Context: one part of a larger RNA
């Protein structure tokens, strides 16, 4: 100087408390451990591994296993020889491929001998190739403490020195934020602001969006003429700064209250992550040192496996019902996607879906019906008109192909489950809870992920205690 303390003081955080809803019990989905297996590829392991890499394992992916077959190789450069390229057919085979038979001669230069480009085959070796090892050799990227308020430097001063001071102190603040004081005076990286979205208004512009007044037409639909007000769209601006008033305060910084205002003291949200810590994670994104393999640890193909199942754990979905289930009727979103695509009307089918093909490269057409909500009827506390697992049958769709191993539909079946022990998690407002919608990946496959809106709470006395963190101080046989 740090680190640590079941030392002290001050302060903060959904840290506790106050509340609301969960997990832990059930069934299923998914990941992991374990076990099994020819193989169940590999990585990730407290928080910070376990719906994680995987934004989508039937083949492919695929790295694993079994079997079949290759050795200058699937891919790159160079050398030699032959054939232009290209293309058709046959046999065998699970395919990879192997063997064989044909068609075919172009472009550029030319001294007509030939040479060149492009491409194929054969040969030779230099080499290719490796998701093989080492993340404790590395780059890059990332997690975490933590959006915590810290981490440092120059000069000066103090100290023999390591170092100290500044950065401590009194207030204040979300903040090393600001003010005051001070052997310090300044500065940098962080904080904040500058950036984006959202909330109010103004101007500009009105098509594909809008329809108030007036007037027509009308298929009664802003549908058509028309209009430029409103909504909206998307550009440019305004607006919030403790600016104003009162009080408190050291006359300061600031705090409390008020006015005006759409918004008030960081308005709400996002992006943004200092010096560093964990030899944290990744050699399997990629790159890369070293080591290793080279008729194999490389490369091709078929089938299987990654989907196994006594069990254990994590994360979720659906429930256990009446604030509910069922049936019927009827409202109101936002944000997205679409030409190898989205696919309307109409018709067929109980339905998944089929047929159809209008329109749309989209404020135009389409996916597209929002659902909870509301209204009416029914069920009456029951393992039920709750719950839907499981299983049987019949189908649809995608795709060479749904046996291992897809999703969905209909009929039948109708399991556990009556609110969950010890323990444990999230959340402070348009939040929790609850309801649906979209997108990426994607032929197909979503209870996952990322977004979007609808409805919309309760509680916070307070900081004694648990956890984590910041500053000062103290002890130490630790570095």
């Nucleotide at each position: 100087u740090g680190a640590c303390g079941g030392g002290g003081g001050c302060c903060c955080g959904c840290a506790c408390a106050a509340g609301c809803g969960g997990u832990g019990g059930a069934g299923c989905a998914u990941g992991u451990g374990g076990u099994u297996u020819a193989a169940u590829u590999c990585g990730a392991c407290g928080c910070a591994a376990c719906g994680c890499g995987c934004a989508g394992a039937a083949c492919c992916u695929u790295a694993c296993c079994u079997g079949g077959g290759c050795u200058u190789g699937a891919c790159a450069u160079c050398c030699u020889g032959a054939g232009a390229a290209u293309u058709u057919c046959u046999a065998c085979g699970a395919a990879a491929g192997u063997a064989g038979a044909g068609a075919g001669u172009g472009c550029c230069c030319u001294u007509c001998g030939g040479g060149g480009a492009a491409u194929u085959c054969a040969g030779u070796g230099a080499c290719a190739g490796g998701u093989g090892c080492u993340g404790c050799a590395u780059g890059g990227c990332u997690g975490u403490c933590g959006u915590c308020a810290g981490c440092u430097c120059g000069u000066g001063u103090c100290g023999u020195g390591a170092g100290a001071u500044g950065u401590u102190g009194g207030g204040u603040g979300a903040a090393a934020u600001c003010c005051c004081g001070c052997a310090a005076c300044g500065a940098g990286c962080g904080c904040a602001a500058c950036c984006c979205c959202u909330c109010u208004c103004u101007c500009u512009a009105g098509u594909u969006g809008c329809c108030a007044u007036c007037c027509g037409a009308u298929u009664c639909g802003g549908u058509c003429g028309g209009g430029a007000a409103c909504u909206c769209u998307a550009g440019a601006g305004a607006g919030a700064c403790u600016g104003c008033c009162g009080g408190u305060g050291a006359u300061a910084a600031a705090c409390c209250g008020g006015a005006g205002g759409a918004a008030g003291g960081u308005g709400g949200g996002g992006a943004u992550g200092a010096c560093g810590u964990c030899a944290a994670g990744u050699c399997a994104u990629c790159a890369u040192g070293g080591c290793c393999c080279u008729u194999a640890c490389g490369g091709c193909c078929a089938g299987g496996g990654c989907u196994a199942c006594a069990c254990a754990c994590g994360u979720g979905c659906u429930a256990c019902a009446a604030u509910g289930g069922a049936u019927a009727a009827u409202a109101c979103a936002g944000a997205g996607g679409g030409u190898u695509g989205c696919g309307a009307a109409c018709c067929c089918g109980u339905a998944a879906g089929g047929a159809g093909g209008a329109g749309c490269u989209a404020a135009u057409c389409u996916c597209a019906g929002a659902a909870a909500a509301u209204u009416a009827u029914u069920c009456g506390u029951a393992g039920u008109c709750c719950g839907g697992a499981u299983u049987g049958g019949a189908g649809u769709c995608u795709g060479c192909a749904a046996c291992u191993c897809g999703a969905c539909u209909c009929c039948a079946u109708g399991a556990a489950g009556u609110c969950g022990g010890a323990a444990u998690c999230g959340c402070u407002a348009g939040u929790a809870a609850u309801c649906g919608c979209g997108a990426a990946u994607c032929a197909g496959c979503a209870u996952g992920u990322c977004g979007c809106g609808g409805u919309g709470a309760a509680u916070a006395c307070g900081u004694u205690c648990c956890c984590g963190g910041g500053c000062c101080u103290u002890g130490u046989a630790c570095a």
The prediction has a mean pLDDT of 84. Small-subunit ribosomal RNA, 3' major domain from an uncultured prokaryote, 479 nucleotides, folded computationally. It matches the Rfam family "Bacterial small subunit ribosomal RNA". The full RNA is in RNAcentral, with records from ENA.